[in-house]
Context: one part of a larger RNA
RNA sequence: CGCAGGAAAUUUGAGAGGUUCUGACCUUAGUACGAGAGGACCGGGUUGGACACACCUCUGGUGCACCAGUUGUCACGCCAGUGGCAUAGCUGGGUAGCUAAGUGUGGAUGGGAUAACCGCUGAAAGCAUCUAAGUGGGAAGCCCGCCUCAAGAUAAGAUUUCCCUGGCUUCGGCCCUAAAGACUCGUUCGAGACCAGGACGUAAUAGGCUGGAGGUGGAAAGCAGUAAUGCGAUAAGCUGACCAGUACUAAUCAGUCGUGCGG
Numbered sequence: 001c002g003c004a005g006g007a008a009a010u011u012u013g014a015g016a017g018g019u020u021c022u023g024a025c026c027u028u029a030g031u032a033c034g035a036g037a038g039g040a041c042c043g044g045g046u047u048g049g050a051c052a053c054a055c056c057u058c059u060g061g062u063g064c065a066c067c068a069g070u071u072g073u074c075a076c077g078c079c080a081g082u083g084g085c086a087u088a089g090c091u092g093g094g095u096a097g098c099u100a101a102g103u104g105u106g107g108a109u110g111g112g113a114u115a116a117c118c119g120c121u122g123a124a125a126g127c128a129u130c131u132a133a134g135u136g137g138g139a140a141g142c143c144c145g146c147c148u149c150a151a152g153a154u155a156a157g158a159u160u161u162c163c164c165u166g167g168c169u170u171c172g173g174c175c176c177u178a179a180a181g182a183c184u185c186g187u188u189c190g191a192g193a194c195c196a197g198g199a200c201g202u203a204a205u206a207g208g209c210u211g212g213a214g215g216u217g218g219a220a221a222g223c224a225g226u227a228a229u230g231c232g233a234u235a236a237g238c239u240g241a242c243c244a245g246u247a248c249u250a251a252u253c254a255g256u257c258g259u260g261c262g263g
Base pairs, nucleotide, nucleotide: 001152005163006162007161008160009159010158011157015149016148017147018146021049022048023047024046025045026044027043033038051106052105053104054103055102059100060099061098062097066093067092068091069090070089071086072085073084074083075082076081110144111143112142117137118136119135120134164262166175167174168173176260181257182256183255184254185201186200187199188198189197205250206249207248208246209245210244211243212242214239215238216237222231223230224229
């Protein structure tokens, strides 16, 4: 820009893409078959491999500053307590998120038309013949089916709901009006390179605060002891992303587009 008014939502599916894998064991059954040795079809069940998708409850990894320990040195006048630097100084753990080695799910079932092949009926050709007329079966393959996208499918589809019912004119235009809805802007996100998408804009959207979960592992000050250390206050103190509650802070105010019933 188009889809002959504008808008919001829900859809149909022309078409396109993805998937399509396979082992072992148990049973049927030591049955059919076979002198024996051996040993099934068909059918039922269990459990794997690789691959794909999703997820983080579990098992782990990471977790650049969440907690603790600790070395050297410098600083805060000193002690104590802290902070800076040293690869994040080093070490032990670790929330959310991300993640696999972890967890869950999937290939199916089924239908249709067929290939080779196997048939029925059956002439030409009194027989025979699956074929000439007619009519069945038959594959991991084909078309559906399953998953995803999809009306720019210009053949532009469908459904539901919402919105707009002025005046003048010298025909150049002028006055009035500005819907539904969308956007800008702002607070943001399990969304994201940007854009887009979702939530919210006076309300729990983000931050803060309060409480909790989880993490760390028992703070500082005090007391005892020469000291290492111990004791109780104390399951302490601290705590990024997690879960709630709470308007304290910021989403203020506002602006733009979109018209007037539609060839």
Record summary:
A computed fold for a 263-nucleotide part of an RNA from Pseudobacteriovorax antillogorgiicola, annotated as large-subunit ribosomal RNA, domain VI. The organism belongs to Pseudobacteriovorax, within Bacteria. It matches the Rfam family "Bacterial large subunit ribosomal RNA".